Source information:
Model confidence (mean pLDDT): 81 of 100. This is a predicted structure of a 72-nucleotide RNA (transfer RNA) from a Patescibacteria group bacterium. The same sequence occurs in records of 2 taxa. It matches the Rfam family "tRNA". Its family is annotated with triplet codon-amino acid adaptor activity in the Gene Ontology. The sequence is in RNAcentral, with records from ENA and MGnify. Taxonomically the source falls in Bacteria candidate phyla (Bacteria).
RNA sequence: GCCAAGGUAGCUCAGUGGUAGAGCAGUUGACUGAAAAUCAACGUGUCGGCAGUUCGAUUCUGCCCCUUGGCA
Numbered sequence: 001g002c003c004a005a006g007g008u009a010g011c012u013c014a015g016u017g018g019u020a021g022a023g024c025a026g027u028u029g030a031c032u033g034a035a036a037a038u039c040a041a042c043g044u045g046u047c048g049g050c051a052g053u054u055c056g057a058u059u060c061u062g063c064c065c066c067u068u069g070g071c072a
């Protein structure tokens, strides 16, 4: 340099046009003499950035940035 995959919550990931969720982690409470375990509640995330298409974009298109893999 070329090709491909990816970028969404603190972490791992889902969501493929109609106002974004799960698990883990975390906080608070209940229980306990105190912990652990268990139970309940709690998410204001510029969905990497800028444009475009659309009534409407995390989702489709273009460019750029970053990560991983392959080729050279």
Base pairs, nucleotide, nucleotide: 001071002070003069004068005067006066007065010024011023012022013021018055026042027041028040029039030038048064049063050062051061052060